């Protein structure tokens, strides 16, 4: 903005336009008749239906079943009767007039099925009243008679159709009642028309619906009142069901129509597209006033994550009006838009391996996409083109859909596939990129350089015109548990009792029939759901029938059970009598020990207290001790998992009062019982109020100690309090963390109190009531419980539903207060928790070991120097190692080299390897030249094999490739360190536990040892231990040079020097020896230990090699190897020089010292193990010396290095920074080496520093060890205080295991498991979030009292109008409206 409610001329008057006929005309037109009949008007019916929405409503609103005898019902149907005579108005129209408009105002005139009067009265209604029937006893229905009152409308085409009264029906509606369906008790009391009565009014009708009066009631824990939320139902979704959630579409019903109020009309409304008023909003306006209500259909704007066409048609179905034709109908029938849902279909089918190209992966062989494609053949659904073309119409007409469905023909694989996922749950994996970034994520969790988890690609899986996400509901969830859970320790038993309501309740008889069971019947709308059949090609969809609808009502029957009534019973419960035990309760009286205080005596210097002290107390006489006195509190021994009590709790003795309990016997009552929401009472300690009391103890407080501090633990004091009386508080780990009662279900063993049997003091048995322990079945997550249940059942109560927030906030309530009871949410976390297991840990326990401590000896830490490291510096000071387990470590030897670093100079198939192709040439060596050198350049010299093709070798060019001490030891192999040479670590089978696991492996002994023995639900076994191996110690035998030399011989100044020997030493082969074997003792008749003998050696003789499962993401990518990444005229490679050697400093490891057990000088003795040919190098000579010359001998039991040193003998020094100590520095040299400047070692002369035994702290060592002394070797041109070996001399000490460190086994606790270097608490600081309080401030809702008050209804009063009635002659009046 358009449309969604009109229609009827067959109710009525009037009648424009147009047409026809006639007449007139000034030719503009006018008049008459007829036809048509618009827009309006009067009147009738409809507009209360249909359509929309869910705001309100927790209600008789809805559902279901009843009632209405307390009611109404237009149109429709059936029946009966009637429809007579009149009257006056009023719209319209006309005239005038107000207003911008909306809308009026006045005058005149007119009709009706509009309105009114009268008549008639079947009938209705009212009154009086008779009888009958029914009844819920209130009443209702019916009825004879009389009186009063009360109707109507016509139209027409002549068929009809209206109208009036009454009765009945149908339909629709009103009202009432039973039952049913939300949350909050932090809403517990609500109510004055409230509850009832009488009377009246009002309504269609009952009724406080309203009013007057009277009474004081009514509702509520079975939830009133209040608050919050919500339309209800058939149904829908889900679920095995029971349930839970929900109320779109369709259907029933209610409510609403801009918000609030109100009535009118009408059969029906308090009325979605009617009226009035108020309000908000929008619009118009001439500013004076007016208009409007899409929660009808479309559509617009806005808000929002989000929701369609301003379509076609009344052809069908249905509705309104009409006699009808017909008109109206955004109801409805259809189409459109949206994959929003459900359903069907397609996007092709067959063949096709060079397994194409391409992509991806790759172990480089290949694999995969994949018969997939290409290619060949075929088909035509859908879509497209052309042609035909419906049903839906019942009925002559009439089809929006619609040229639609469908049918025929045609062309052509052509036009038609996506989305999600691929770590597990959960079907499906690779590559690259990224590097705790970017990102993913439902939960667990991925990502920090090899990500199947991020992103991409390829591949794969799933679904498919869809797919995935988000939201929501149910399910899984037995996670609110009726079906179907729990409460000892996981959340959960009330602190305990008495007892109200309620719930539950013994045996028997008879009855009733409420519950219950069963039959019939009414209802449980349709649709939906289920089953069957049928219609669209199928299906979705639709139709027909069946069954179901677990419910409610009526009715017949039954009587076991529950209930009710009745009559009884004694087994539950209780009463009486006799007996018994007891720290049960209350009051009063009494007692002794102890403590403190007071008085007096004796007596003298301390006492007290502690880990040790001090404060304190004492010469003013304490402590100690004796005597006397005072006070208060508590009651030792007995005392006991013993007693009593409901719990809290109760302990000297006696008396009084009093509660409960137990046993046995008898009698009595006759179900009187159990539990127990609220309620009432009791209720430790502390605390509070008032008044007493106050010895001891003792919060607070004071002082002294301890301590880093010590507002604590310890000590000295000490106030409240503790005690009594009365009152309050009402909580505790008030615990058995286990509610009360009853019943049932193996035993064993203690103990308390009764009774009883045998026996008769003891003892044994039975039984009842308590109280403990252990255990069967059973239960339990396990631990455990187990007749005192946590077993099996019943009854009732209380309580729980993840952790934190929080037992907090708020409200209410109790309290004098402190505080108690009740008791949330926001927010936040992905857990919190129980029981048990294995470890680890403990300033837990037990046992044991180790140079772990202790006992000793010698060092380090102080000095100088050497060496390594940190740090600093530097062009570089290459890199690695970093507590123990890095730091004289990799390095067993950096001047160049090494070398990885730095500077500079070169080089690019490369310094090195392999392969192919082309070209050239031996390679090489020598020389000159430039250069720092690498390198460049020049010259000379110069091959081998051959099948004569060529090959080997070298150079050069090209291509593959080389190369990297570049990164990652947290990608790895290998190797290594450490715990630790500690005695452990496991497995198979069996047994055991739900399981993790345990057992074995623990226990009693013993050992160096998980070594061995014994025992044992274990029996065996493996890796470790030990042994087997090597060295050393004793010995036999064999062999006998280079070693040896007893006897024999020779010889020398001297020497095994020589002959010789095989005895000895020694060497090196093979053997022997030691095994707790023997004796004694201990021990368990064991293992083993102690002692002894013998023996070279005695209990693994000494030493070495040898290192379990594993730990430390330990160390090493720089030994080597290796995945990945990175560099490729450089991060490769070559060269020269420099650096790794720096130096305010700090640390580690060492050397040398500080001296007399020593230094220096002289003399002199004794090893072992090694090494040597580019080597060791003798003698001799030279040099003070390092060393040089020299060259014998030796590939070494032969020669050499090679004089061992400490030691011993003698001398000197005499306590001094020295004749100690040797740093540093100067000079001069030697050696190695191209080369000692940076930067070697050594010699000699000179110099002669610090240092006089080392703070805190700390290291090694248990016997041929420590300490001390020298010697050799590797590396190596040279360089050793380091490393690896060798021998010489050669101690001290170990009571012992309390403590420190480390370790082993058992056990215990654990909130730890990255395992105590763990975990974890609180304050504070900053920022943010949520909640509470808050001076206040603001808005809303409700209540009460009162004021103003629109429209409207009812009433009253009055004005006006009015025909028919009455009075009156009339005027007029009355009555009524």
């Nucleotide at each position: 903005u358009g449309c969604a409610a009109g229609u009827c001329g067959a109710a009525c008057g009037a009648g424009a336009c147009u047409c026809c006929g006639g007449g007139c005309u000034u030719c503009g037109g006018c008049c008459c008749g007829g036809a048509u009949g618009a827009c309006a008007g009067u009147g009738g019916c409809g507009c209360a239906a249909g359509g929309g929405u869910g705001a309100g409503u927790a209600a008789c609103a809805c559902g279901u079943g009843a009632g209405u005898a307390a009611u109404c019902u237009g149109c429709c149907c059936c029946g009966a009767a009637g429809u007579c005579c009149g009257g006056g108005a009023u719209a319209g129209c006309c005239c005038a007039u107000g207003g911008a408009a909306a809308c009026g105002u006045g005058g005149a005139u007119u009709a009706a099925u509009a309105c009114c009067g009268g008549a008639u009265g079947u009938g209705g209604c009212u009154g009086u009243a008779u009888g009958a029937a029914c009844u819920g006893c209130g009443g209702u229905u019916u009825u004879a008679a009389c009186a009063g009152u009360u109707a109507a409308a016509g139209a027409u085409u002549c068929a009809u159709u209206g109208c009036u009264u009454c009765g009945g029906g149908a339909u629709g509606a009103g009202c009432u009642c039973g039952c049913g369906g939300u949350c909050c008790a932090u809403c517990a009391g609500c109510u004055u028309g409230u509850u009832g009565g009488u009377g009246a009014g009002g309504u269609a009708a009952u009724g406080g619906c309203u009013c007057a009066c009277c009474a004081a009631g009514g509702c509520g824990a079975c939830g009133a009142c209040g608050g919050a939320u919500a339309g209800c139902u058939g149904g829908u979704c889900u679920g095995a069901g029971a349930g839970g959630a929900u109320g779109a579409c369709c259907a029933g019903u209610c409510a609403c129509a801009c918000u609030g109020g109100g009535a009118c009309u009408g059969a029906g409304a308090c009325a979605c597209u009617g009226c009035c008023c108020a309000g908000a909003c929008u619009c118009c306006u001439a500013c004076g006033g007016g208009a409007g209500g899409c929660u009808g259909c479309a559509g617009u704007c806005g808000a929002g994550a989000a929701u369609c066409u301003u379509c076609c048609g009344c052809a069908a179905u249905g509705g309104g009006c009409g006699c009808a034709a017909g008109c109206c109908u955004g109801a409805c029938g259809g189409a459109g838009c949206a994959a929003u849902g459900c359903u069907g279909c397609g996007u092709g089918c067959c063949g096709g391996a060079u397994g194409a190209a391409g992509g991806c992966c790759u172990u480089c062989g290949g694999g995969u996409c994949g018969u997939a494609a290409a290619c060949g053949g075929c088909u035509g659904u859908c879509a497209c083109u052309c042609g035909g073309g419906a049903c839906g119409a019942a009925u002559u007409u009439u089809g929006a859909c619609g040229g639609u469905a469908c049918c025929g023909a045609g062309a052509g694989a052509g036009g038609a596939a996506g989305c999600c996922a691929c770590g597990g749950c959960u079907a499906a994996c690779u590559a690259c990129g990224u590097g705790c970034c970017a990102g993913c994520a439902g939960c667990c969790g991925c990502g920090g350089u090899a990500a199947u988890a991020c992103g991409u690609a390829g591949g794969u899986g799933g679904c498919g015109a869809g797919c995935g996400u988000u939201g929501u509901u149910c399910g899984g969830a037995a996670u609110u548990a009726u079906u179907g859970g729990g409460c000892g320790u996981a959340a959960a038993g009330g602190g305990c009792g008495c007892g109200u309501a309620g719930g539950c309740g013994g045996c028997u008889u008879g009855g009733c029939a409420a519950g219950c069971c069963u039959g019939g019947u009414g209802u449980g709308a349709a649709a939906g759901g289920c089953c069957a059949c049928a219609g669209c090609u199928u299906a979705a969809c639709u139709g027909u029938g069946g069954g179901a609808g677990u419910g409610c009502g009526c009715u017949g029957g039954g009587a076991a059970c529950u209930g009710c009534c009745u009559a009884g019973c004694u087994a539950g419960a209780g009463u009486u009598u006799c007996g018994g035990a007891g720290g049960g309760g209350a009051a009063g009286c009494u007692g002794g020990a102890a403590u403190c205080c007071c008085u007096g005596g004796u007596g003298u210097a301390g006492g007290g207290g502690u880990g040790a002290a001090a404060u304190c107390u004492g010469u003013a006489g304490a402590u100690a001790u004796c005597a006397g006195g005072a006070a208060g509190a508590a009651c030792a021994u007995c005392u006991g998992u013993g007693g009593c009590g409901a719990a809290g709790g109760c302990g000297a003795g006696c008396u009084u009062c009093u509660g409960g309990c137990c046993a046995g016997a008898a009698a009595c009552u006759g179900a009187c019982g159990c539990u127990g929401a609220g309620g009432c009472g009791c209720g430790a300690a502390a605390g509070c109020g008032u008044g007493g009391g106050g010895a001891g103890c003792g919060a607070a407080c004071a002082g002294g100690a301890u301590u880093a501090g010590a507002u604590a633990c310890c000590c000295u004091g000490g106030u409240a309090g503790u005690c009594c009386a009365c009152g309050c508080u009402g909580u505790a780990a008030a615990c058995g963390a286990u509610g009360u009662g009853c019943a049932c279900u193996a035993g064993g063993u203690g103990u308390u109190g009764g009774c009883u049997g045998u026996g008769a003091u003891a003892a044994c048995g039975g039984u009842c009531a308590g109280u403990g322990c252990c255990g069967a079945a059973g239960c339990a997550a396990a631990c455990g419980c187990g007749a005192u249940a946590a077993g099996u059942g019943c009854a009732c109560c209380g309580c729980c539903u993840g952790g934190g927030g929080a037992g907090u906030a708020u409200g209410c309530u109790c309290g004098c207060a402190a505080g108690g009871g009740u008791g949330a949410a926001a927010c936040u976390c992905a857990a919190a928790g129980g029981a048990a297991u294995u470890g680890a840990c403990g300033g837990g326990g037990g046992c044991c070991c180790g140079c772990a401590c202790a006992a000793g000896c010698g060092g380090u830490g102080g000095a100088g120097c050497a060496u390594g490291u940190g740090g600093u510096u530097u062009a570089a000071u290459u890199c690695g190692a970093u507590g123990a387990u890095a730091c004289g470590c990799g390095a067993g030897g950096a001047a160049c080299c090494u070398u990885a670093c730095c500077a500079g100079g070169g080089u690019u198939u490369g310094a090195c390897a392999u392969a192919u192709g082309g070209c050239g040439g031996a390679c090489u060596g020598c020389g000159g030249u430039a250069g720092a050198g690498a390198u460049g350049u020049c010259g000379c010299u110069u091959c081998c094999c051959u099948u004569c093709g060529g090959g080997g070798c070298c150079g050069u060019c090209a291509u593959a490739c080389a190369g990297g001490u570049g990164c990652u030891g947290c990608a790895u192999g290998g190797c290594u360190g450490u715990c630790g040479u500690c005695a452990g670590c496991u497995c198979g089978u069996g047994c055991u536990g739900u399981g993790a696991g345990g057992u074995g492996u623990u226990g009693g002994g013993u050992u160096a040892a998980g070594u061995c023995c014994c025992g044992c639900a274990a029996c065996g076994a493996g890796c470790g231990c030990a042994a087997c191996c090597c060295c050393u110690g004793c010995u036999g035998u064999c062999u006998g040079u280079u070693a040896c030399c007893a006897g024999c011989a020779c010889g020398u100044a001297a020497u095994g020097g020589u002959g010789g020997g095989g005895a000895c030493u020694c060497a090196g082969g093979c053997g022997g020896u030691a095994c707790u074997g023997c004796c004694g003792g201990u021990g368990a008749c064991a293992a083993a230990c102690c002692g002894g003998a013998g023996g070279a050696a005695g209990g693994u003789g000494g030493g070495g090699a040898c290192g379990a499962c594993g730990u430390c993401a330990a160390g090493u990518c720089a030994u080597c190897a290796u995945g990945g990444c990175c560099c490729u005229u450089a991060u490769g490679u070559c060269c020269u020089g420099g650096g790794c050697u720096a130096c305010a400093c700090a640390c580690g490891u060492g050397c040398u010292a500080c001296a007399a057990u020593g230094g220096c000088c002289g003399g002199u003795a004794c090893a072992g193990a090694g090494u040597g040919c580019a080597g060791c190098g003798a003698a001799a000579c030279c040099g003070c010396g390092a060393g040089g010359u020299g060259g014998a001998g030796c590939a070494a039991a032969u020669c050499a290095c090679a004089g061992a040193a400490a030691g011993c003998c003698g001398g000197u020094c005499u306590c001094a920074g020295u004749a100690c100590g040797g740093a540093u520095u100067g000079g001069a040299g030697u050696c190695u080496g191209a080369a000692a400047c940076c930067c070697g070692a050594c010699u000699u002369c000179a110099u002669g520093a610090a240092g006089c035994u080392g703070g805190a702290a700390u290291c090694g060592c248990u016997a041929g060890u420590a300490a001390u002394c020298g010697c050799g070797c590797a590396u190596c041109a040279g360089c050793a205080u380091g490393g690896c070996g060798c021998g010489g001399u050669g101690a001290a000490u170990a009571c012992g295991u309390u403590c420190c460190c480390g370790g082993g086994c058992c056990u215990u606790g654990u909130a730890c498991a990255c395992a105590c270097c763990g975990c974890c608490c609180g304050u504070c600081a900053c920022a943010c979030c949520a909640c509470c309080c808050g001076a206040g401030u603001u808005g809303g809702g409700g209540g009460u009292a009162c004021c103003c008050g629109a429209a409207g209804u009812c009433g009253c009063u009055u004005g006006u109008c009015u025909a028919a009635c009455c009075g009156g002659a009339a005027a007029c009046g009355g009555g009524g409206g």